[in-house]
RNA sequence: UGAGUAGGUCAAGUGAUCGCCGGUCGGGGUCGUCUUCGGGCGAACCCUGGCGGGAGGAAAGUCCGGGCUCCGCGGGGCGUGGUGCUGGUUAACGACCAGUCGGGGUGACCCGAAGGAAAGUGCCACAGAAAGCAAACCGCCGUGGUUCGCCGCGGUAAGGGUGAAAGGGUGCGGUAAGAGCGCACCGGGGGGCAGGUGACUGUCCCCGUCAUGGUAAACCCCACCUGGAGCAAGACCGUGUCGAGGUGUCCCGCGCUGACGGGACCCGGGUGCCCCCCCGGUAGCCUCGGGUCAGGUCGCUGGAGGGUCGUGGCAACGCGGCCAUUGGAUGAAUGAUCACAGCCCGGCUGGGGUGACCCAGGCGGGUGGACAGAACCCGGCUUAUGACCUGGUCGGGGA
Repeated sequence: UGAGUAGGUCAAGUGAUCGCCGGUCGGGGUCGUCUUCGGGCGAACCCUGGCGGGAGGAAAGUCCGGGCUCCGCGGGGCGUGGUGCUGGUUAACGACCAGUCGGGGUGACCCGAAGGAAAGUGCCACAGAAAGCAAACCGCCGUGGUUCGCCGCGGUAAGGGUGAAAGGGUGCGGUAAGAGCGCACCGGGGGGCAGGUGACUGUCCCCGUCAUGGUAAACCCCACCUGGAGCAAGACCGUGUCGAGGUGUCCCGCGCUGACGGGACCCGGGUGCCCCCCCGGUAGCCUCGGGUCAGGUCGCUGGAGGGUCGUGGCAACGCGGCCAUUGGAUGAAUGAUCACAGCCCGGCUGGGGUGACCCAGGCGGGUGGACAGAACCCGGCUUAUGACCUGGUCGGGGA
């Protein structure tokens, strides 16, 4: 100095003026209501003063996990869906941390959909002789015949061809030619020992009947997890408005024969289905369908949260102390102007340097500069993006 790689920080400052939204503490008025007529209370509306506050690292995507709300007081089973090497962290996860194995890369590093093919089913097109129980197209060897071109029989799977893949690979020996036919090593299967929490690793021994290919991001099997719907959830208030169906039977108890209580059957309902269980079915209810207002209020922001210090841990993260309280809109608020600083761009001057370039000064221009705006909240992942810092890898040059 170039390229590539891993991690981290920030997301532009200060002041003034005007403007917007909201919080809190007041003051005044309208209105309503109560009143012992002094005044009190209050939803709403209007005016006004003081003091604070006012978007993000991704607010995006909606890919996951939850908190919370309702069904609903729920329980069980099935199903559906998800995950899939080991150990840990977490409220939880498919996330994160550490590791093992496999793959990619010269490397720093990166990726993995990483359980099971001997439970079963399916698929492996075309090409090829043959792709699940084998097979012989060319070829090689032996042998017989021969019109000398070849033909028949036997052996063969080492060589060649086809293919993603052809019944282990390489080498030596052996053979008529070959072949795990024999041997060595590698691979495969089985076992012992050692290390490790474990996934696994190392080493030694045995097996040539070592006859079991691939594929589960195919169905499937196994292990673990999993109720549904969702803030347009839901609760309350005001205003305005319909339709349909059901409202059974039997038994028992009390009793003034009408209510009441209980049970069985039946009907309806209970946010995947079934069962249990619960609710309703005796005039007061149950079930289903529709539905007014730019209606109002709550939910709506103090959190599995943030910062900092200590401590345990390789780490993710845990524990403890202290500090602060940082948006809450509802057609949707945070904007504009000026000054200084900072940053960016372009020239100029001076200095250093072989050069690339670096440093200082000054001039001019631009400047909320990149990606981009909450809507219940939080933990992750993914995507978009500007500036800066740090570690380490490979290459070039110089000393």
The RNA shown here (Bacterial RNase P class A) has 399 nucleotides and comes from a bacterium. The model forms 98% of the base pairs in the Rfam consensus. Its Rfam family is "Bacterial RNase P class A". Rfam links the family to the GO terms dimeric ribonuclease P complex, tRNA processing and ribonuclease P activity. The coordinates come from a structure-prediction model, not an experiment, and the mean pLDDT is 75.